Transfer RNA from a Candidatus Nanoarchaeia archaeon, 74 nucleotides, folded computationally. Rfam family: tRNA. By type it is a transfer RNA. Rfam links the family to the GO term triplet codon-amino acid adaptor activity. Its mean pLDDT, the model's own confidence on a scale to 100, is 80.
[in-house]
RNA sequence: GCCGAGGUAACUCAGUUGGCUAGAGUGCCAGUCUCAUAAGCUGGAUGUCGCGGGUUCGAAUCCCGCCCUCGGCA
Repeated sequence: GCCGAGGUAACUCAGUUGGCUAGAGUGCCAGUCUCAUAAGCUGGAUGUCGCGGGUUCGAAUCCCGCCCUCGGCA
């Protein structure tokens, strides 16, 4: 340099032939339970969907450019 995969919550990830409010598990906080802690149960908070443009009534999802990670080729 070229090709491919990926970037979504603090962490691990799901979600794509564009459409209702962006989700799960773990973790965190509170309550419950307990003499107390843990576990269990209930509730809660947290997201510029890597960044910037474009298309569209509407974009995590489609198009273009850039950044980062991993793999392959040279």